[in-house]
RNA sequence: AGUUAUAAUCAGCUUAGUUUCCGGUCAUCCGGAAAGCGGGGAAACCAAUCUUUUGGGGCGAAUCGGUCGAUUGCCAGGCCGUAGGGAACCAUCUAUCCCGAGUCCGUCAGCUAACCUCGUAGGCUAUGGAUGGGUCAUGU
Numbered sequence: 001a002g003u004u005a006u007a008a009u010c011a012g013c014u015u016a017g018u019u020u021c022c023g024g025u026c027a028u029c030c031g032g033a034a035a036g037c038g039g040g041g042a043a044a045c046c047a048a049u050c051u052u053u054u055g056g057g058g059c060g061a062a063u064c065g066g067u068c069g070a071u072u073g074c075c076a077g078g079c080c081g082u083a084g085g086g087a088a089c090c091a092u093c094u095a096u097c098c099c100g101a102g103u104c105c106g107u108c109a110g111c112u113a114a115c116c117u118c119g120u121a122g123g124c125u126a127u128g129g130a131u132g133g134g135u136c137a138u139g140u
Stems, first nucleotide, its partner, number of pairs: 011125004018035007036120006046110001055108001056105004064081005084099004089133007
């Protein structure tokens, strides 16, 4: 001097998943109360006049295809796409990169005011340019 790994702090991304207060105890934790944000159920009117094991429905961007082969088929799995989604102060355009999962209810739910009810986890470091707008710092 460089590389790799771990820990802490700071900065930030995805997401609704943040902030404040009280108590416990010594912690990135537990219990509770608020505010903020988010989800579900639930009238009339409207919609549907059909659907009900070919079950149905919810959260979420995460749907829908093709292909491979041990073995004729199926399943798991792999690969290639795809509806859709994300990328650092904000918006738009553009290029590039990344994701395209999982899970819950339990035979049951269209919309839906009052009302009722639930969550506030987790996982990470994948950016350049242009235009416009803002914030902070420094100088005058």
c-di-AMP riboswitch aptamer (ydaO/yuaA leader) from Paenibacillus montanisoli, 140 nucleotides, folded computationally.
The model forms 92% of the base pairs in the Rfam consensus.
The source organism's lineage runs through Bacteria, Bacillati, Caryophanales, Paenibacillaceae and Paenibacillus.
RNAcentral holds the sequence, with entries from Rfam.